[in-house]
RNA sequence: GCAGUAGGCCGGCUUGCCGCUGCCGGUUCAUGCCGGGAGAGGAAAGUCCGGGCAACACAGGGCAUUCCGCUUCUUAACGGGAAGUAGCUCGCAAGGGUUAGAUCAUGCAGAAGAAAACAACCGCCGCCCGCAAGGACGGUAAGGGUGAGAAGGCGGGGGUAAGAGCCCACCGGCCGGAUGGCGACAUUCGGGCCGUGCAUUCCGGAAGUUGAAAGUUCGCGUAUACCGGCGUCACCAGAGAGGGCUGCCCGCCCGAGCCGGAGGGUAGAACGAUGGAGCCUUGCGGCGACGCAAGGCCUGGAUAAAUGGCAGGCACUCCGCCUCGUGCGGAGCACAGAACCCGGCUUACAGGCCCACUGCUUUU
RNA sequence: GCUGCUUUAGCUCAGUGGUAGAGCGCAUCCUUGGUAAGGAUGAGGUCCCGAGUUCAACUCUCGGAAGCAGCU
Numbered sequence: 001g002c003a004g005u006a007g008g009c010c011g012g013c014u015u016g017c018c019g020c021u022g023c024c025g026g027u028u029c030a031u032g033c034c035g036g037g038a039g040a041g042g043a044a045a046g047u048c049c050g051g052g053c054a055a056c057a058c059a060g061g062g063c064a065u066u067c068c069g070c071u072u073c074u075u076a077a078c079g080g081g082a083a084g085u086a087g088c089u090c091g092c093a094a095g096g097g098u099u100a101g102a103u104c105a106u107g108c109a110g111a112a113g114a115a116a117a118c119a120a121c122c123g124c125c126g127c128c129c130g131c132a133a134g135g136a137c138g139g140u141a142a143g144g145g146u147g148a149g150a151a152g153g154c155g156g157g158g159g160u161a162a163g164a165g166c167c168c169a170c171c172g173g174c175c176g177g178a179u180g181g182c183g184a185c186a187u188u189c190g191g192g193c194c195g196u197g198c199a200u201u202c203c204g205g206a207a208g209u210u211g212a213a214a215g216u217u218c219g220c221g222u223a224u225a226c227c228g229g230c231g232u233c234a235c236c237a238g239a240g241a242g243g244g245c246u247g248c249c250c251g252c253c254c255g256a257g258c259c260g261g262a263g264g265g266u267a268g269a270a271c272g273a274u275g276g277a278g279c280c281u282u283g284c285g286g287c288g289a290c291g292c293a294a295g296g297c298c299u300g301g302a303u304a305a306a307u308g309g310c311a312g313g314c315a316c317u318c319c320g321c322c323u324c325g326u327g328c329g330g331a332g333c334a335c336a337g338a339a340c341c342c343g344g345c346u347u348a349c350a351g352g353c354c355c356a357c358u359g360c361u362u363u364u
Numbered sequence: 365g366c367u368g369c370u371u372u373a374g375c376u377c378a379g380u381g382g383u384a385g386a387g388c389g390c391a392u393c394c395u396u397g398g399u400a401a402g403g404a405u406g407a408g409g410u411c412c413c414g415a416g417u418u419c420a421a422c423u424c425u426c427g428g429a430a431g432c433a434g435c436u
Base pairs, nucleotide, nucleotide: 001360002359003358004357005356007354008353009352010351012314013313014312015311016310017309018308020039021038023036024035025034026033027032041335045346046345048344049343050342051341052340053211054210055209056208060250061249062248063247065207066206067205068204069203070084071083072082073081074080085100086099087098088097089096090095101202102201106199107198108197109196121144122143123140124139125138126137128135129134152171153170155168156167157166174191175190176189177188178187179186180185215271216270217269218268226261227260228259229258230257242254243253244252245251278297279296280295281294282293283292284291285290316332317331318330319329320328321327322325365435366434367433368432369431370430371429374388375387376386377385382419390406391405392404393403394402412428413427414426415425416424
């Protein structure tokens, strides 16, 4: 210098005029007016997770349902994050992606294939029949073919009629021990030889419902007119619709109304609602996510919904022109826009900056 | 603002891991003097898109897109 990997940050600045929405002060009976000061983001987005908050629900027994799943930590919580472990995979590398509880028992497995776990189709071997082609019986998992998976893999040895973990080394897996580690696990020693995938199976953990149009208060108005269905009450018996308790069942409780159509009224105000798991700086602890302490700061709050428009200057990028000056002219400047609030994840994004590392090349 | 659902042939929809289907429509043929109806045969698929899990994905998981409906 070129190409790349990983992490972090920024994502226009400014002047004038005219507006918009809150806040503070003054003034006004009030509307309003005057002055001051503030006013979008890293994703405000998708609404995918988790929490705060609010209302409702919450005697008991049984059966189901959904989600999560390597380890340790972090946190208010999480399916997030940090640091690690193991396998697979991409890259020359720096690094990246992805997967993960258990498989003793239980259940399932299309097509292909002889056979999917009591395996013999072809082949090989033995023996019998046959003139021969071939056939019957038995042995064999070393070879072929099918498949995601074929009775651990691979190399060698001996052995046999032909063969085989039958034996040995290495690799993989399982069981037991030792050492290291908080742990997942790693290393090592010994034994010994195991088919593949999935879960509706098992184990551990979590989950009440709704969602600010939640909800609280005030105010205004009003009719359950009418129709249909199912029921209660009427002296007794019989008989109870409907609703609640977690999704279902049992059980318990309430119960004279309930459901549908149709119609009438209102569609205003305030709170919720913006000071919070808040932000910044410094120090300390920790590999890190993060935590602790001290000091400082106040920083949008609308309800048809504010945060804008116009004109100019500067910065950045690109193009053109020539008198080559840091000149003139032109164009561009992303994704997007709060609606109760936070923590994450994901998705979109012109351009720019910083730090660390890798590969190649050049020079010293 | 919040919540739920859908996306499969030209149209309307089935399909809960194992060769993608039905009705209507379309094409060709039969039937008829001709048309309709009827009958036979056939074509037609980016299962909305992109990743992942799996031997195998319309189906399961994650992300994205479009459409529809409900809630004072």
Two RNAs folded together computationally: RNase P RNA and transfer RNA, 436 nucleotides in total. Its mean pLDDT, the model's own confidence on a scale to 100, is 76. Rfam match: Bacterial RNase P class A.